Context: one part of a larger RNA
RNA sequence: CUGGGCAUAAAGCGCGUGUAGGCGGCUAGGUAAGUCGGGUGUGAAGGCCCUCAGCUCAACUGAGGAACGGCAUCCGAUACUGCCUUGCUUGAGGCCUGGAGGGGAGAACGGAAUUCCUGGUGGAGCGGUGAAAUGCGUAGAUAUCGGGAGGAACGCCGGCGGCGAAGGCGGUUCUCUGGACAGGUUCUGACGCUGAGACGCGAAAGCUAGGGGAGCAAACGGGAUUAGAUACCCCGGUAGUCCUAGCCGUAAACGAUAGGUGCUAGGUAGUGGUGGUUCCUAUUCCAGCACUGCCGAAGCCAAUGUUUUAAGCACCCCGCCUGGGGAGUACGGCCGCAAGGCUAAAACUC
Numbered sequence: 001c002u003g004g005g006c007a008u009a010a011a012g013c014g015c016g017u018g019u020a021g022g023c024g025g026c027u028a029g030g031u032a033a034g035u036c037g038g039g040u041g042u043g044a045a046g047g048c049c050c051u052c053a054g055c056u057c058a059a060c061u062g063a064g065g066a067a068c069g070g071c072a073u074c075c076g077a078u079a080c081u082g083c084c085u086u087g088c089u090u091g092a093g094g095c096c097u098g099g100a101g102g103g104g105a106g107a108a109c110g111g112a113a114u115u116c117c118u119g120g121u122g123g124a125g126c127g128g129u130g131a132a133a134u135g136c137g138u139a140g141a142u143a144u145c146g147g148g149a150g151g152a153a154c155g156c157c158g159g160c161g162g163c164g165a166a167g168g169c170g171g172u173u174c175u176c177u178g179g180a181c182a183g184g185u186u187c188u189g190a191c192g193c194u195g196a197g198a199c200g201c202g203a204a205a206g207c208u209a210g211g212g213g214a215g216c217a218a219a220c221g222g223g224a225u226u227a228g229a230u231a232c233c234c235c236g237g238u239a240g241u242c243c244u245a246g247c248c249g250u251a252a253a254c255g256a257u258a259g260g261u262g263c264u265a266g267g268u269a270g271u272g273g274u275g276g277u278u279c280c281u282a283u284u285c286c287a288g289c290a291c292u293g294c295c296g297a298a299g300c301c302a303a304u305g306u307u308u309u310a311a312g313c314a315c316c317c318c319g320c321c322u323g324g325g326g327a328g329u330a331c332g333g334c335c336g337c338a339a340g341g342c343u344a345a346a347a348c349u350c
Stems, first nucleotide, its partner, number of pairs: 003322004007304002012318001014201004021194003025088002028085004033081002035077008049065006091191001092188003095184004103177007110154001115149007125136002162169002206247006215241002220236004259316005266295007274287003299306002323350003332343004
């Protein structure tokens, strides 16, 4: 460079915002850069190819022709692409109206439960297991009632239900704030899609400083089990889990499926809007939009499966793969306080 690929075989960046770049709706005019046709010039010789010829043939050599994918210039064509200009509304966005939501941030508040402290009742056990023991308890435990403290998490509702780009989000109220959806068809007039770099967000664990610490619980101690038991079970228990500020930047970050647009049988259920019909209403039925599931046709697929939420039919743009091990390692570079992360080989071997 090219081919074929990326749900499960190697392969979709964890997710977004967006720079350059690539690609880009309908209409008319201009231009003629790309594109197409023709002419001219050039495209050394030799070689290759064709036709002849010379060495007895061939190799070899000679002659003529063709070719020379290319470049330059001139004339012409104008469908497509580009560029300039005009217009359009279906893509995109704005505006108005409306309702839905654990979307985000901050503050305040609430009840249940666990634990601890304190007081009352009570008097021998409690706890734990397969069975036990360690452990707790006459200095009064467990149980039960009253009072208090503190931290963390929010039962039922709760749903294959909702929201968010992903990570993720669940008690209640208030304040600030993002997005999506439906309806109106009022405005702008292609303003779009993707996105190398870049920037931002990013579960848990971990790190730094300060606070907090009820429960749980790596490490650790003890009791069991066992041949052993650095485990599984039991009794304890520190980091941590929580808050504030700052790092880390990973994951089976999964739909193991990048994003966008259009097209391609149906059936059924849910969530949020809307319109029509039934005099009105509850409601029924019908239609359409957005989202979330299940089943399933054609098609696709190695099969499993997938199927308007595609893994079907196409196009655009990005990322990635190219036999197993060595290895997501070494070295170098960048980042990090560290842990480590990102980028990323080779020898050798099968």